[in-house]
A computed fold for a 73-nucleotide RNA from a Flavobacteriaceae bacterium, annotated as transfer RNA. Its mean pLDDT, the model's own confidence on a scale to 100, is 82.

RNA sequence: GAUGUCAUAGUGUAGUGGUUAUCACGUGCGCCUAACACGCCGAAGGUCCUCAGUUCAAUCCUGAGUGAGAUCA
Repeated sequence: GAUGUCAUAGUGUAGUGGUUAUCACGUGCGCCUAACACGCCGAAGGUCCUCAGUUCAAUCCUGAGUGAGAUCA
């Protein structure tokens, strides 16, 4: 330099146009226990990387940018 991929909660992830964004771990409350651990039940936590465009409607489609890996030279 070229090609293509990825960016979603503290961490890892699902979701590929339709109106409260999913799950697990973690965090915090309660129950349980003499107490802890395990287990059980609620809960909190998200500018879906940024900007613009398309659309009645965008996490999703398009363009640009930023960042990260991969392949080729």

Notes: Taxonomically the source falls in Flavobacteriaceae (Bacteria, Pseudomonadati, Bacteroidota, Flavobacteriia). It matches the Rfam family "tRNA".